[in-house]
Molecule: small-subunit ribosomal RNA
Organism: Reticulibacter mediterranei
RNA sequence: UGGAUGGCGAGUUUGAUCCUGGCUCAGGAUAAACGCUGGCGGCGUGCCUAACACAUGCAAGUCGAACGCCCUUAGCAAUAAGGGAGUGGCGGACGGGUGAGGAACACGUGGGUUAUCUACCUCUGGGUGAGGAAUACCGGCGAGAAAUCGCCGACAAUACCGCAUAUCCUUCGCACGAAGGAAAGCUCCUUCGGGGGCGCCGGGAGAUGAGCCUGCGGCUGAUUAGCCAGUUGGUGGGGUAAUGGCCUACCAAAGCGACGAUCAGUAGCUGGUCUGAGAGGACGAUCAGCCACACUGGGAUUGAGAACGGCCCAGACUCCUACGGGGGGCAGCAGUGAGGAAUUUUCGGCAAUGGGGGCAACCCUGACCGAGCAACGCCGCGUGCAGGAUGACGGCCUUCGGGUUGUAAACUGCUUUUCUUUGGGACGAGUAAGGACGGUACCAGAGGAACAAGCCCCGGCUAACUACGUGCCAGCAGCCGCGGUAAUACGUAGGGGGCAAGCGUUGUCCGGAGUUACUGGGCGUAAAGCGCACGCAGGCGGUCUCUUAAGUUUGGAGUGACAGUUGGUGGCUUAACUGCCAAAGUGCUUUGAAAACUGAGAGACUUGAGGGCUUCAGAGGGACACGGAAUUCCGGGUGGAGUGGUGAAAUGCGUAGAGAUCCGGAGGAACACCGAAGGCGAAGGCAGUGUCCUGGGGAGUACCUGACGCUCAGGUGCGAAAGCCAGGGGAGCGAACGGGAUUAGAUACCCCGGUAGUCCUGGCCGUAAACGAUGACCACUAGAUGUGUGGGGUAUCGACCCCCUACGUGUCGUAAGCAAACGCGAUAAGUGGUCCGCCUGGGGAGUACGGUCGCAAGAUUAAAACUCAAAGGAAUUGACGGGGACCCGCACAAGCAGCGGAGCGUGUGGUUUAAUUCGAUGCAACGCGAAGAACCUUACCAGGAUUUGACAUGCUUGCGCACCGCCCGUAACGGGGCGUGCCCGCAAGGGACGCAAGCACAGGUGCUGCAUGGCUGUCGUCAGCUCGUGUCGUGAGAUGUUGGGUUAAGUCCCGCAACGAGCGCAACCCCUGUCGUUAGUUGGAUUUCUCUAGCGAAACUGCCACUCUCAAAGUGGAGGAAGGUGGGGAUGACGUCAAGUCAGCACGGCCCUUACAUCCUGGGCGACACACACGCUACAAUGGCCGGGACAACGAGUCGCCAACCCGCGAGGGGGAGCCAAUCUCAGCAAACCCGGUCUCAGUUCAGAUUGUAGGCUGCAACCCGCCUACAUGAAGUUGGAGUUGCUAGUAACCGUGAGUCAGCACAUCACGGUGAAUACGUUCCCGGGUCUUGUACACACCGCCCGUCACACCACGAAAGUCGGCAACACCUGAAGCCGCCAGGCUAACCCCUUGUGGGAGGCAGGCGUCGAGGGUGGGGUCGGUGAUUGGGGUGAAGUCGUAACAAGGUAGCCGUACCGGAAGGUGCGGCUGGAUCACCUCCUUU
Repeated sequence: UGGAUGGCGAGUUUGAUCCUGGCUCAGGAUAAACGCUGGCGGCGUGCCUAACACAUGCAAGUCGAACGCCCUUAGCAAUAAGGGAGUGGCGGACGGGUGAGGAACACGUGGGUUAUCUACCUCUGGGUGAGGAAUACCGGCGAGAAAUCGCCGACAAUACCGCAUAUCCUUCGCACGAAGGAAAGCUCCUUCGGGGGCGCCGGGAGAUGAGCCUGCGGCUGAUUAGCCAGUUGGUGGGGUAAUGGCCUACCAAAGCGACGAUCAGUAGCUGGUCUGAGAGGACGAUCAGCCACACUGGGAUUGAGAACGGCCCAGACUCCUACGGGGGGCAGCAGUGAGGAAUUUUCGGCAAUGGGGGCAACCCUGACCGAGCAACGCCGCGUGCAGGAUGACGGCCUUCGGGUUGUAAACUGCUUUUCUUUGGGACGAGUAAGGACGGUACCAGAGGAACAAGCCCCGGCUAACUACGUGCCAGCAGCCGCGGUAAUACGUAGGGGGCAAGCGUUGUCCGGAGUUACUGGGCGUAAAGCGCACGCAGGCGGUCUCUUAAGUUUGGAGUGACAGUUGGUGGCUUAACUGCCAAAGUGCUUUGAAAACUGAGAGACUUGAGGGCUUCAGAGGGACACGGAAUUCCGGGUGGAGUGGUGAAAUGCGUAGAGAUCCGGAGGAACACCGAAGGCGAAGGCAGUGUCCUGGGGAGUACCUGACGCUCAGGUGCGAAAGCCAGGGGAGCGAACGGGAUUAGAUACCCCGGUAGUCCUGGCCGUAAACGAUGACCACUAGAUGUGUGGGGUAUCGACCCCCUACGUGUCGUAAGCAAACGCGAUAAGUGGUCCGCCUGGGGAGUACGGUCGCAAGAUUAAAACUCAAAGGAAUUGACGGGGACCCGCACAAGCAGCGGAGCGUGUGGUUUAAUUCGAUGCAACGCGAAGAACCUUACCAGGAUUUGACAUGCUUGCGCACCGCCCGUAACGGGGCGUGCCCGCAAGGGACGCAAGCACAGGUGCUGCAUGGCUGUCGUCAGCUCGUGUCGUGAGAUGUUGGGUUAAGUCCCGCAACGAGCGCAACCCCUGUCGUUAGUUGGAUUUCUCUAGCGAAACUGCCACUCUCAAAGUGGAGGAAGGUGGGGAUGACGUCAAGUCAGCACGGCCCUUACAUCCUGGGCGACACACACGCUACAAUGGCCGGGACAACGAGUCGCCAACCCGCGAGGGGGAGCCAAUCUCAGCAAACCCGGUCUCAGUUCAGAUUGUAGGCUGCAACCCGCCUACAUGAAGUUGGAGUUGCUAGUAACCGUGAGUCAGCACAUCACGGUGAAUACGUUCCCGGGUCUUGUACACACCGCCCGUCACACCACGAAAGUCGGCAACACCUGAAGCCGCCAGGCUAACCCCUUGUGGGAGGCAGGCGUCGAGGGUGGGGUCGGUGAUUGGGGUGAAGUCGUAACAAGGUAGCCGUACCGGAAGGUGCGGCUGGAUCACCUCCUUU
């Protein structure tokens, strides 16, 4: 010195992850509205809706110095002052309002106008002479309700008309020249000469304003593709201030359009405003520029200029009326009604600024300046400041200690912005006076903390947490989502956070959103590459040279209005607001310069492209001809009962001779082997052989052309299968259809038949998972290895081999790179370039409507309403599979014994009941809690009672009536009565204990096991579950833990990006089996031994052989009491099941408190049509009964076990010895067993239920409701359907014994011993489990998910006989005002002529006719919209119906196109795809 001031994310798809993708939030803004609240001031802003209708007042007048008349006042009058209507002049085209229309030269910007106008204003020069005829007002008469008008008469002008003059204009083609064409006066002073001012006429110039033309720029729709008849141009004429089809006649047939015409929709445009880092996006209030409009439509007149508050006509509306006729236009300022969520005073003043008129004074001015209303916005100020701890009261919470509100308050001191009041008092006024605002701003004094805080929020995003209430209710919610009894999410309270005279909500816009991607996105699988090619327009384009300068770069000039924005600097106390200066305004125009690149022009080149020549491979295409195998059919022969088909069958065929076999024949379709990941083709696709015709490609050569190229919207052609039309053909196959099976059904899968079709010719269709889910072309970027077809080299006699190279076609690849990952990787999904196509959340929907194509089926193009917060891709961990591999388990198999049938016991369900208390409910509830319900237990029911309580602690008062004993009474408890105290102390009194009264409290088997602790079950004694560090992966995660072996085992070994470790396994513990040793009572016995209690040894794959990787380990053997874990037990990883238990205990919360607590009596838990579970006893001869005989172990015992002996048939009774137990007793115990006898196959000498009678025991008490004994009674039952349980050795089975509980009661449970088997080939199958792998649309995890019809409710949409309306256009009819044209006739002052007339002419006026013409009418169409009986699909909706289509091989792999069929999902045929699991084979690749 110059430049820059600048970019944030979060929530939500999942079990978790990454990505894609939508939805939502945080920000800013607002002409806002609504809710709650509200002190002051300044500056702004204020009908966004009905361009809807308007009462009332005001918003445009002024000039007597243009003119005549009239009136009032003064005056005798002249006249003066003032006023009125009128003539005349200027102004009413400005100012003010609104945004309806308009997609247009309307606007913006830059130009053009030699194609134009411009009153008033400025400058300049010239002129302003002399005449005439009328008329309003007025007077008279008249019409009318009024508005208003008619006739007659008079009069004035700066009103009107001639004449003179003409710089100038027009005409005569130009020039000379000629002709025609102007004017107005008023006033002041005066020395009366004149001078000044305001005017007037015609020129020139300027300024200002306006008109017209034009380049460029700025909306949507193609489901609007063709539009246009004055249309495009020309000539003549008209018209205009002026160009021009602006208008007209004639001629020509043009003009616009894919760079979007026409049509439809929407919209005032801009400076700017909001937002944004910017680029952009959205908007167009206030202020400023332009346009358009003025009740709706049309029209002219006047004027310099044209119509908001002018005129005429038509229409709608409205007002007056005497019904004849008239008046009106707030989108000016106020105001009213209406509409609406919503927008103000019928205010003051012309003091300022500005405008109109006037010489001026002045008048007018709802422009404007001010005030009023409104927190509508922005800005500023205040609602006090300082001190003040017992941290007061109150509130809230609490673990009850406290915490918090909180220095906050009270209280003390101080201040006065604001407020009230008193006094003074402006600037705005250039000039003496004159100020609406306004006695305002401001200044000074006094009074007094005085009058002044709310709103929203507190689950996350997002700053801020507790209590109570409520209980999927009430409610909240922007998204995710809260609420079903412990809600930081609802409501209230306390507390907290945020903002503050405001705070929230709603609407709208931008942002975030890189979510339309120019800056700055994508398209293999997420949405997205057209099925393929050719190709016009378009886009892009090789090398060299010259020129040009359109693009491009750069300098100068003009413009880009003001305001605004940004920076600077001033003015109001500050700020908002505002003055000045500067920048910026990225644009357009113009003029210089440069020449690299693009373009354009010219010339050249060969490498892109094409051609020539040589040569090669091929299922490339079309036509014709020929061939063999096989199927079927027909004829014949042989033959004789089946055949065929399936998971199994049946339908079918067959004694009228099938099938089988042989011979002959017919016909159609397809071409085995070769054959391959091989070849060809643009794709679809193409396969026997030969001939003909024909397209494309490769290699070599470097002869020719010389950029001829690439891509390609529209367009054109090709295009599997199915399908359609016409004609053929028809063997096999085979939608539909028929039949048979399967099944709950089976409109299917399977089987038997079978029509279209499949084949040919011609013509349509135009779609597929038309896929590499990957557009075409070009260039570049490591390799390795196959294969096809060429060329070259090396080598060889030659072929092979080997090397190089080109074009195809495959595989691998951590080269790099890319990618969300999977993967791609010279055949890219890498790095770049060109062009095209396509995508923008899911559903609705590739659907509706419209268009195009098609014979049809349908194809193509292609929405919206509504609805959801997801839908999706890839990968991860699990879980699951009627997926795979491997392994284990009494899981199956092989066996043994049972259960399921009977009777009984026990438990459960159900039912019943006053109550049948409660819990447990697949495995893993059901002989479970219950290791033992007559009362008690007991929780249930009925009845009777008690209320500080049956039980605990503390306090106060009183008593000693306590305890204990006795009596009365009750169904019992409760209740009543009597007697009597203890310790310390002198006494008073105190203490212990108890009672009574009262206060705190007790109490609850009441609820919640889904609030919990603890404990337990289960998977499962299954072999698993994890961690640290490292490594890999964006990540979830993976690795380790997988692999090869092995084991009961994640047991061990080997290998390995892993190395280690922990909880589990194993071992350590207990019992048992052998031996040794020590001790030994009460046992047995008398060295010993058995036994009891200790200690120790022994077993480790240690030894041998074999197998294996010579590792782990396995197989066999020896020895040994025992051999590979010797047998048994205890021991239960991380976790799962909201598993079980609040009734064992504990415990949070809730609930009850003269009761849901407590006590008592009685009842119930024991009921009984039934059903289930677990057991016992049996059904008998391997047995029953009788007699005799033998052998255990674990245990228990003083409120006990109980001996001997006696009584009783017996249960038992009496009795009392012994024993606190290796001593005594239960129990000198057993039973099955053995021996002998009997029974002889039967409902029995089996079996024992049931019942009767008589007894015994326990106990306060055996009725409901105990056990046992004796005698009598003598039911069902003759081995058990489907199904199902346990067990692999001292096991099952059979047999008895003991114990706990317990007064008594066991078929149960827990222990104990006795006798003592059978079988295991094996892992295909069932069940459960483990590891690896695979698929998945599951993750509440297959008891998952999920599809369609039907039924119901609601919502939006389509169709629909119709019906109603809007809009624009067309054809015809009618046609106002009015301009223009014409007109015989009517009327007629100025001027002209002849001439004096009652003249004529020109011109004018009225009237008539014609063209055009708003509006109206008729008509047929177009287009858009409303509505519509009915109808169609779609969407949504905790628990409806039918099925099970899809996800696993989803149980028939699925899907795509097409056709047919079916209640529905769907099924089947044909062709296609892998986005199919599994097994086998083949091939290729990698490694060794």